[in-house]
Context: one part of a larger RNA
RNA sequence: UCCAGUUAAGGGAACUCGGCAAAUUGGCCCCGUACCUUUGGUAUAAGGGGUCCCUGGUAUUGUUUUCGCAUGAAAGCAAUUUCAGGGCGCAGUGACUAAGGGGGUCCGACUGUUUAACAAAAACUUAACUUCCUGCUAGUUCGUAAGGAUGUGUAUAGGAGGUGACGUCUGCUCAGUGCCUGUCUCUAAAAGUCCUUUCCAAGGGACCUAAGGUCAGGUAAACAGCGGGAGUAACUAUAACUCUCUUAAGGUAGCUAAAUACCUUGUCGUUUAAUUAACGACGUGCAUGAAUGGCGUAACGAGAUCCCCACUGUCCCUAACUGGAACUCUC
Repeated sequence: UCCAGUUAAGGGAACUCGGCAAAUUGGCCCCGUACCUUUGGUAUAAGGGGUCCCUGGUAUUGUUUUCGCAUGAAAGCAAUUUCAGGGCGCAGUGACUAAGGGGGUCCGACUGUUUAACAAAAACUUAACUUCCUGCUAGUUCGUAAGGAUGUGUAUAGGAGGUGACGUCUGCUCAGUGCCUGUCUCUAAAAGUCCUUUCCAAGGGACCUAAGGUCAGGUAAACAGCGGGAGUAACUAUAACUCUCUUAAGGUAGCUAAAUACCUUGUCGUUUAAUUAACGACGUGCAUGAAUGGCGUAACGAGAUCCCCACUGUCCCUAACUGGAACUCUC
């Protein structure tokens, strides 16, 4: 000096990206317990008190003896309960064991799963909701095939996709790309039929014509998409209103400087002595937005973030000690 520990007066997060690490709390019994809530929870909420030994008493149970006709009574022993008095120590779950707590916001409903060896999460899954395919010789799937799986199942079933408890909702657009249905015509291959210079071959022409395309509809919890420019109210500002270009339709309800906001440390308020943080509002949102789900949400979370109480060597500011590893000197 380092590693693993122990202890520190006064202060108590001033440390730091950040209370990281450490400390606090801790078992059992009694009292007491808020907001919120899906009425189940939250909850060991929070917050208090007790805990050892001796003595005396109360109560319950078991058992033995005595008394009693019996319900029972008394006494002894054992176990348990409770009250009071006293004793000792700094300290009585005396060691070990053994939650720090509370509040706000975001995300994900939850339990569960995951990158064996840098990631445990807001990712995956999930119940639930929804769309599509499928009537069984089904559909999907493996196999060249025979054959097999789903399934010795039968639409309350099986397969595929999306969203993701619950509550409340899920707006407009079918022009593009898909998918589905239909289709008199048009396009259109091979085969077939007929014609073709002179019999044959090759070639040429005509007719017929499937799927597909064209065409006509439908479909967005299919892939997706959801505008611009002017003017206008008796202060100013703003524009319920009007005009215009344009689209398939021009973003509805909600929510918002957001895990999404460039400008940006937006503006206002709360919190602080002081805050690019946090929370609550505002909204022309560079570039929010409705199952690529929108917005809420009790409970839950080794999730993210902010604040408060308690606590502390994180720090002010270091020191001492225990054990070990190096190093230096000496033998």
Predicted 3D model of a 331-nucleotide part of an RNA (large-subunit ribosomal RNA, domain IV) from a Candidatus Woesearchaeota archaeon. Rfam family: Archaeal large subunit ribosomal RNA. The prediction has a mean pLDDT of 84. NCBI's taxonomy places the organism under Archaea, Nanobdellati, Candidatus Woesearchaeota. RNAcentral holds the full RNA, with entries from ENA.